[in-house]
RNA sequence: AAAGGCAAACCCGCCGAAAGGCGGGGACGCAAAGCCCCGAGGCUACCGCCUGCUGCGCAACGGUGCGCAGGGCCACGCCAGUCGAGCCGCCGAA
Numbered sequence: 001a002a003a004g005g006c007a008a009a010c011c012c013g014c015c016g017a018a019a020g021g022c023g024g025g026g027a028c029g030c031a032a033a034g035c036c037c038c039g040a041g042g043c044u045a046c047c048g049c050c051u052g053c054u055g056c057g058c059a060a061c062g063g064u065g066c067g068c069a070g071g072g073c074c075a076c077g078c079c080a081g082u083c084g085a086g087c088c089g090c091c092g093a094a
Base pairs, nucleotide, nucleotide: 005030006029010025011024012023013022014021015020028081034087035086038084039083040082041079042078043077048073049072050071053070054069055068056067057066058065059064
């Protein structure tokens, strides 16, 4: 080159606490933008944790306790179109 394939952002619907996923539309791009959480990295924080880190309230009143909100940490969740590894793979000048 030829034949095709996938489908970003965005929109609609659904699931989810969220990240995000699924379906439809839609194409930014992709020679693996096919599969796969094995390694790294990144995203979210429902739950959980905090010598209560901050504020407020209640109770107790010599010490403090409880609750709410905020903040910080945290995957068992997520990202394969973040990279690497592994597996499979169309055509062909070669």
Annotation: The RNA shown here (c-di-GMP-I riboswitch aptamer) has 94 nucleotides and comes from a rhizosphere metagenome. Model confidence (mean pLDDT): 84 of 100.